Overview
A computed fold for a 73-nucleotide RNA from a Candidatus Niyogibacteria bacterium, annotated as transfer RNA. The source organism's lineage runs through Bacteria, Bacteria candidate phyla and Candidatus Niyogiibacteriota.
[in-house]
RNA sequence: GGGCCUGUAGCUCAGUUGGCAGAGCGUUCGCAUGGCAUGCGAGAGGUCAGGGGUUCGAAUCCCCUCAGGUCCA
Numbered sequence: 001g002g003g004c005c006u007g008u009a010g011c012u013c014a015g016u017u018g019g020c021a022g023a024g025c026g027u028u029c030g031c032a033u034g035g036c037a038u039g040c041g042a043g044a045g046g047u048c049a050g051g052g053g054u055u056c057g058a059a060u061c062c063c064c065u066c067a068g069g070u071c072c073a
Base pairs, nucleotide, nucleotide: 001072002071003070004069005068006067007066010025011024012023013022019056027043028042029041030040031039032038049065050064051063052062053061
């Protein structure tokens, strides 16, 4: 330098053919217990890596850039 893959909540990851952004763990509050563990209920937490384009509508399609991984040279 070139090819491919990955980037979504604090962490690990879903998100199928473009149409409400989600789960588990964690965290906060409440209930149950004398207390802890634990269980149950509710909540908070997101620039979908960044920018641009297409579209009525983009995490999803297209282009560029950045970061990581991998292969080739």